[in-house]
RNA sequence: UUCCCAUGAAGACGGGCGGAGGGACAGGCCCUGCGAUGCCCGGCCAACCCGCUUCCGGCCCCGACCGGAACGAAGGUGGCAAGUCCUGGACGGCGCCCGCCGUCCGAACAUGGUGG
Numbered sequence: 001u002u003c004c005c006a007u008g009a010a011g012a013c014g015g016g017c018g019g020a021g022g023g024a025c026a027g028g029c030c031c032u033g034c035g036a037u038g039c040c041c042g043g044c045c046a047a048c049c050c051g052c053u054u055c056c057g058g059c060c061c062c063g064a065c066c067g068g069a070a071c072g073a074a075g076g077u078g079g080c081a082a083g084u085c086c087u088g089g090a091c092g093g094c095g096c097c098c099g100c101c102g103u104c105c106g107a108a109c110a111u112g113g114u115g116g
Stems, first nucleotide, its partner, number of pairs: 001116002004113005013042005021031003025088004043080003048076002050072002053070006084108001089104006
């Protein structure tokens, strides 16, 4: 960096540096000199990889392997405003004039993992 797969309604703050924009993009709507975004230290959340853990299932049997569940959190990540902040597609319903609600087969984005 890219293909594929999985997840995305929950959760999680203190200090220091710094000084103006930021929340991916567009439209909204928000955050922000009562100091944001970003970086560092510490803490915390979570459970994708993970574990000399347990159970179940699959493969003729065992083992290996594959899948699922529970438990755990040392290590590798990730995260700690707002439903991925909402919408940006499709379908359906309501309303009655382009607005609202719902669903997920989307799209985009983010994170993790196998491989290239």